[in-house]
């Protein structure tokens, strides 16, 4: 884009169309084929005339018109016309021809007949008769345009004949002539003569008949070509192919017999299988194509199923006949009826398709002289948006942008000039009136004009006039009236695709054509609002075509996505060099017929338009005749040398096959020497040796392989070919001449070789070695590893025929830049010669140009340009499987599907990540070291457990002395348990109080909270009282939330990681992704810097700028300092500012110097000189990312919750629990050490007023008490401490160690029971150095060893900081972790904690296999044999015509025919067996999907 639809929601009018695609199921009921009296008989009713009776209007008899219902005989149709596609793959259909092999009713032409005779059978009558019916018998009679005979025959038809024309050479056609056959029917009107039995002969018209001749239409038949599918259907056929006689038939013909031959189709697909009516069309489609094959028109086939044949001009007939079966329906059980795939209509199936309608008005058709009948053909009209087209559901105004929705950032925005209101319109539907065309013949009547005739009768023709005829339907159109009134819905709004917002839901409901969409902010789900699309429709689903170049003719591909057969020979086919000539098959041109009609297309017209119809034209690409060209293509003849081949001469070579032969090594064996081991592995064991191994020496056997030479060297069609000799052989180059004359190329079938491994049968076995044993590894280890071993390797002969058989690249042939290897053979210079050099021809590798490619890459050896031939692909799995078939001895090869399933499966390449991949490089990462940790006790955290609660968060590194820089109330978020409810707290409003706000102070309760009682007495001004302030009460917005989400967020913070990276402009390669830059060569702590570079510059990291510590100057010296003077216990005070210090400026170090190294660099390395040396040391300082890392409970915050509670207040409790677990710390375990005295030292940075305290006094001690100084380089805390240095203890659970626990006690505080700290007596656990693992640390570092401080009322083993004392080791980078660059694989990208493979266990699907079973269809043999044709027969039977007899009428014979019997052939059955299809099925086997 279409549709004969079909569902689903909606629905106003008309126009024109179309309407069982399924069950060729089954039909009740009515219609759908009659008709003619001018073919005949028979004939009732009436009506008119005549006549007789007479009860004057009624019988009776004669004519005469008319000839009716419903039967007969005859004639013509009934074979048109409708239905419908079952079956058919065929000359069934389409185009094109032929018929010289044929027919044709009615119709129309030709010319010519219609003559004489007969005899019967329906109807009707009639029969005590059959029978339920259907139906049928028998008796007697008639007529014809029914039936038979005879007669003629111009023509026709057969035979013979001869002459001429044609021609497909088989024949046919015309004419003379002989000879033989074959016909008929009458009906009806008109009439003057004439004749008459008065009926009519006769004459004439009209019609019917007979033969015959064209022609029209029609149909037969026969042929050339075209138009489905499977080769998992390869061979097929005995009436079979052909021939001769005979029969048939309208006509050819194996159509069918008899005989003779032995043929015929068949890869250009016979035969079989499916599955289908064909066409003209119609749908897409740019076309070539592709799917179709409904309504219309053409051709076939069919009429319940299967056979048959009659009538007939045509049939094997839908509404005909017989026979057989299935079914229905009637019956008296004896037997009988029936076929809607006409038209309506029922059941039925099924998504699903209509009225048991009107009429012959019109157009066809049957029959008739007509008039007219009959016509479910066909006109119409119902039904149904089913299609197409057409029309309406208003139009114009109108902004307070109305009210209401929606929405919002609260201002606003939408709907929206839309409603409303104003002002018109009148289609349409509705009432009312009026109202067509389709209708014109026939016919019958009147005029006219002709034919015919004897005729002015009738009667034909043909013109003109009259009456008269409509199913549709009072329809189509037209007018008038009122009235905006009755008249809009569907789907869609993520992207594709045109349209966005808001709720509500929360991986649920659900949606989806493909992506995919929902887990608390869904433009994708409901739902609203809004928008887009389209409109009497809209959407859905089903199907076809396109889009898809996704079967590629136009117009596709095969190195790596699917694809080149594993290779060669060669059949049939295709294709094929150069010049000449001739045919004309193909090719081209032109005519000339045909291409039915509709339909498309154009142009006009006619329905108000359009849909629809009509009249013209094109076209119709076909096909078939003629007639010309003569280039190619073909074909015919004769040629040619370039392709191809022969033949000469020379040459390289693991090419093939065979026979022989050599050496080295293994291994075995005998034999000497020789002694404890050898083997063998990463390490060992198995194993072999004192019965003497291994080793080594001689000797000898077997077998199997051929070391260097050797090469991206050769040869070979590939598969593959390696010691040396010989024999036989195939192939190739290269030189040169000469012959042959296209002999060429390719190659579907076929046929041949084809490793390895395997089979058979013989043989051979030294090594090696599947299987198999054993021994090691290992969680296991049917493996890798070792030690032993049979097939096998080998050879002879037969099979297999398979490989990643690869260059993953088919064979030939031509052409399109080079450059450099090698191997063979040639030539040219040169040379004594052998090279070397130019060259030219075949193999064989490498780089690279154009050009090709998706890229990778190919590139004279092409994946480039071209040609010709073959072979193979069409998503991924299922699968190279299953089934059938070929081929094997197996094993197993060949060809080779579908079911099902899944949205990818696959190349090339790119960035990352990762690698038990590779370089190069770092870092307490390793390793050398020092001290822990893990084992004890306690102290903290954390998990788990327990609890009314044990608030909450953190979870590897990067959670666990963490938030928390300090839980006893409080802090507190948690629990009980007691109040409040505009609230503890902020804002605004009312009312009332006025001082309030503090203070003290009564009662009740745990307190909160109620409550007394006193004290306190506000501040500005416009001075009238106002405002501000506080309370206490109300009232609602409100307020609160440590309530949820760190996966909505800001902001802060962790980690990789102070790792050196991460980036961008513009250029520049790449089809892109993306490169390059940033790589490379060095160098650094460092993408730090230097040289090179298609890059050339910048940014954000690094360094450097800050601070701090060393060192000096310069300023200033109080509280600091103190050499010199002077003074004192004492820098105590004087003096001094020199030095410490101190805190403000500078300086100072920059790889600057010198030398070597190195690219004359960057830099390193030494060294001077310095206080420091190569970042001097230490801090702050943290790129672009990552971990959805942490936190809503620090803060702020979206969106959800809660609101007499999830908010607030109060008390108590609790966060402090304790079978256990882990982690960080302390203190230990002790002589480098405890304890004790005593002496002598030495520090820093710190912090002090609700504070730090001196000194002094009591206290054993915590502390009390009492009290100077100090807001600080001045007072105070404050004693530093290990260290030194005397004693002591003497390696024990001790004088180690301190846990615990009693006991008495000191401070803080409202208050230490749960639950602080600290003293003091007493009491003395585990612990004697910690397993497996693990942590920190490179210099003023670890270790130690004391000391401030922050929180803090009190509580420090924890934090943060200070300083004393003061090591050890670093070989170095293999190995563990982390990083960093470069570089390779990749199937990973959530990125290695990735990805994925098989079993097995459930579950569900298709499929295969299968002992059987069960349809369905074919086949062949046998049987049986209806109905009928056709033969034979026919003793039975019979009017016509012939003969004979008797004589009427009868008999009897022929002719001719009928019944029957018998044959053939034959349906539907029966039997036996076979093929192929398919159902099912116990089990069974892979498979996909979860």
């Nucleotide at each position: 884009a279409a549709c004969g639809a079909a569902c689903g929601c909606u629905a106003g009018c008309g126009g024109c169309g179309u309407g069982c695609u399924u069950a060729a199921c089954a039909c009740a009921u009515g219609c759908a084929a009659g008709u003619c009296g001018u073919a005949c008989g028979a004939g009732a009713a009436a009506a008119c005339u005549c006549u007789g009776g007479c009860u004057u209007g009624c019988c009776a008899g004669a004519g005469u018109u008319a000839g009716a219902c419903g039967a007969g005989u005859g004639g013509c149709g009934a074979a048109c016309g409708g239905g419908u596609g079952a079956g058919u793959a065929a000359c069934g259909c389409g185009u094109g021809g032929g018929u010289a092999a044929u027919c044709u009713a009615c119709c129309u032409u030709u010319g010519g007949g219609u003559u004489u005779g007969g005899g019967a059978c329906a109807a009707c009558u009639c029969c005590g008769g059959c029978g339920a019916a259907a139906g049928g018998g028998a008796u007697g009679c008639u007529a014809a345009u029914a039936c038979c005979g005879g007669a003629u025959a111009a023509g026709c038809c057969u035979a013979c004949g001869c002459a001429c024309c044609c021609c497909u050479c088989g024949g046919g056609g015309u004419a003379a002539g002989u000879g033989g056959g074959a016909a008929a029917a009458g009906g009806u009107g008109g009439g003057g003569a004439c004749c008459u039995u008065c009926g009519g002969g006769c004459c004439u018209a009209c019609u019917g008949u007979c033969a015959u001749u064209g022609g029209a239409u029609g149909a037969g038949u026969c042929c050339g070509c075209g138009g489905c599918c499977c080769a998992u259907u390869a061979g097929c056929u005995a009436g079979u192919u052909g021939g001769u006689g005979g029969g048939g038939u309208a006509a050819u013909g194996g159509c069918c017999u008899a005989c003779c031959a032995a043929g015929g189709c068949u890869a250009c697909g016979a035969u079989g299988g499916g599955u289908a009516g064909c066409u003209g069309g119609u749908c897409u489609g740019a076309g070539a194509g592709g799917a179709u094959g409904a309504u219309c028109a053409g051709c076939c086939a069919c009429a319940c199923u299967g056979g048959a044949a009659c009538u007939g001009a045509g049939a094997c007939a839908c509404g005909g006949u017989c026979c057989a079966g299935a079914c229905u329906c009637c019956u008296a059980c004896g037997g009988g009826a029936g076929g809607c795939a006409g038209c309506a209509g029922u059941g039925g199936g099924g998504a699903a398709u209509u009225u048991u309608g009107c009429g012959c008005a019109a157009u066809g058709g049957a029959c008739g002289a007509a008039a007219g009948u009959c016509u479910g053909a066909c006109g119409c009209a119902g039904c149904a948006a089913c299609g197409c087209c057409g029309c309406g559901u208003g139009a114009g105004u109108g902004a307070u942008g109305a009210a209401g929705g929606u929405u919002u950032u609260a201002g606003g925005a939408u709907c929206g000039u839309a409603a409303a209101g104003c002002u018109c319109u009148g289609u349409c539907a509705g009432u009312g009136g009026g109202g067509a065309a389709g209708a014109a013949u026939u016919g019958u009547c009147g005029u006219c004009u002709g034919g015919g005739u004897a005729a002015u009768a009738u009667u034909c023709a043909g013109a003109u006039g009259a009456a008269g005829u409509g199913a549709c339907g009072g329809u189509a159109c037209c007018c008038a009236c009122a009235a905006a009134g009755g008249a809009a819905g569907c789907a869609c709004c993520g992207g594709c695709u045109a349209a966005c917002u808001c709720c509500g839901u929360g991986c649920c409901a659900g949606c989806a054509g493909c992506c995919g969409c929902g887990g608390u902010a869904a433009u994708a789900c409901g739902g609203a609002g809004g928008g887009u699309g389209c409109a009497a429709g809209c959407g859905u689903u089903g199907u076809u075509c396109g889009g898809a170049a996704u079967u590629a003719u136009u117009g596709g591909g095969c190195g790596u996505a699917a694809a080149g057969c594993g290779c060669g020979u060669g059949u049939a086919g295709g294709c094929g060099g150069a010049a000449a000539u001739g045919u004309a098959g193909g090719u081209c041109a032109g005519a000339u017929g045909u291409g039915a009609a509709a339909g498309c297309c154009c142009u006009u017209g006619g329905c108000u338009c359009a849909a629809c119809c009509a009249a013209g034209g094109a076209a119709g690409u076909g096909c078939a005749u003629c007639u010309g060209a003569a280039a190619c293509c073909a074909u015919a003849u004769a040629u040619c040398u370039u392709g191809a081949g022969u033949a000469c001469g020379u040459c390289a070579g693991a090419g093939g096959a065979g026979a022989g032969u050599g050496g080295a090594a293994u291994u075995c064996c005998c034999a000497g020497u020789g002694u404890a081991g050898a083997g063998g592995u990463g390490a060992a064991a198995u194993u072999c040796a004192u019965a003497g191994a291994u080793a080594u020496u001689g000797g000898g056997a077997a077998g199997a392989a051929c070391a260097c030479c050797a090469g991206u060297g050769g040869c070979g069609a590939a598969g593959g070919c390696g010691g040396c000799u010989c024999u036989c052989u195939g192939g190739g180059a290269c030189g040169a001449u000469a012959c042959u004359g296209a002999c060429g190329c390719u190659g579907a079938g076929a046929c041949g070789c084809g490793a390895a491994a395997g089979c058979g049968u013989g043989g051979g076995g030294a090594g090696c070695a599947a299987a198999c044993a054993g021994g090691a590894u290992u969680a296991g280890a049917u493996a890798c590893c070792c030690u032993g071993g049979u097939a096998g390797u080998c050879c002879a002969c037969g099979c297999c025929g398979u490989a990643a058989a690869c260059g993953a690249u088919g064979u030939g042939c031509a052409c399109u830049a080079g450059g450099u290897g090698u191997c063979g053979c040639g030539g040219g210079u040169a040379u004594u010669g052998a090279c070397c050099c130019c060259u030219g021809c075949g193999g064989u590798g490498c780089c690279g140009c154009a050009g090709c490619u998706a890229a990778c890459g190919c590139a004279u050896u092409a994946a480039g340009u071209a040609c010709c031939c073959c072979g193979c692909c069409u998503g991924g799995g299922g699968a190279g499987u299953a089934c059938g078939g070929c081929c094997g001895c197996a094993a197993g090869g060949c060809u080779a599907a579908a079911a099902c399933u899944c949205a990818a499966a696959g190349g090339a390449a790119u960035u990352g990540a990762c690698g038990g991949g590779g370089g190069c490089c770092c870092g307490c990462a390793c390793a050398a070291g020092c001290g822990g940790u893990g084992g004890a006790g306690c102290a903290u955290g954390u998990g788990g457990u327990u609890u009314a609660a044990u608030u909450c968060g953190a979870c590897g590194c990067a959670a666990c002395g963490c938030g928390a820089a300090g839980a006893a109330c409080c802090u507190u978020a948690c629990c009980u348990g007691g109040g409040c409810u505009u609230g503890a707290c902020a804002u605004c409003c009312c009312g009332a109080u006025c001082g309030u706000a503090c203070c003290u102070u009564u009662u009740g309760g745990a307190a909160a909270c109620a409550u007394u009682a006193g004290g306190g007495u506000c501040a500005g001004c416009u001075u009238g009282g106002c405002u501000g302030g506080a309370u206490c009460g109300g009232u609602g917005a409100c307020a609160g939330g440590u309530g949820c989400u760190g996966c909505a967020u800001g902001g802060c913070u962790g980690u990789c990681g102070u790792c050196a990276g991460c980036u961008c402009g513009u250029g520049u390669c790449g089809u892109g992704a993306g490169a390059u830059g940033u790589u490379g060569g060095g160098u650094u702590a460092a993408g730090u810097c230097c040289c090179g570079c298609a890059a050339c510059g910048a940014g954000c990291g690094c360094a450097a700028c800050c601070c701090u510590u060393a060192c000096c100057a310069c300023u200033a010296g109080u509280u600091g300092c103190c050499a010199u003077c002077a003074u004192u216990a004492a820098g105590u005070u004087g003096g001094g500012c020199a030095c410490u210090c101190u805190a403000u400026u500078g300086g100072a170090a920059c790889u600057g110097c010198c030398g070597g190294u190195g690219u004359u660099a960057a830099a390193c390395c030494g060294g001077a000189g310095g206080a420091a040396g190569g970042u001097g040391g230490g801090g702050a300082c943290g790129a672009c990312g990552u971990c959805a890392a942490g936190u809503c409970a620090u803060c702020a915050u979206g969106g959800c919750c809660c609101u007499u509670a999830u908010g607030u207040c109060c008390a108590g409790g609790g966060c402090u629990a304790c079978a256990c677990a882990c982690g960080u710390g302390c203190u230990a375990c002790a002589a480098u050490g405890g304890c004790c005295g005593g002496u002598u030292a030495u520090a820093g940075a710190g912090g002090g007023c609700a504070g730090c305290u001196a000194a002094c006094u009591c206290g054993c001690g915590a502390g009390a008490g009492u009290a100077a100084g100090c807001a600080a380089a001045u007072c105070c805390c404050a004693a530093a401490a290990a260290a030194u240095u005397g004693g002591u203890c003497c390696u024990a659970g001790u004088u180690c160690g301190g846990a615990u626990u009693g006991g008495a006690g000191u401070c803080u505080g409202c208050a230490a029971c749960u639950c602080g700290a600290c003293u003091c007596c007493a009491u003395g656990a585990a612990g004697u150095c910690g397993g497996a693992a693990u942590c920190g640390c490179u210099a003023g570092u670890a270790a130690u060893c004391g000391u401030g401080a922050a929180u803090c009322a009190g509580c420090a083993u924890g934090u943060c900081g200070c300083g004393g004392u003061g090591a050890a080791u670093a070989c170095g980078u293999u190995c563990c972790c982390g990083g960093g660059c470069c570089u390779u694989g990749u199937a990973c990208a959530c990125a290695c904690c990735g990805c994925c493979c098989g079993u097995c266990a459930c579950a569900c699907c298709a499929c295969g296999a299968a002992a059987g079973u069960c349809a369905g269809c074919a086949a062949u043999a046998c049987u049986a044999g209806a109905u009928g044709u056709c033969g034979u027969u026919g003793a039975g039977c019979c009017a016509a015509u012939c003969c004979c007899g008797c004589u009427u009428g009868c008999g009897g014979g022929a002719a001719g025919g009928c019944a029957g019997a018998c044959g053939c052939c034959g349906a539907c059955g029966g039997u036996a067996u076979u093929a192929c299809c398919g159902g099912u099925a116990a089990u069974u086997g892979g498979g996909g999907u979860g």

Small-subunit ribosomal RNA from an uncultured prokaryote, 1490 nucleotides, folded computationally.
The RNAcentral record of the sequence draws on ENA.
The coordinates come from a structure-prediction model, not an experiment, and the mean pLDDT is 83.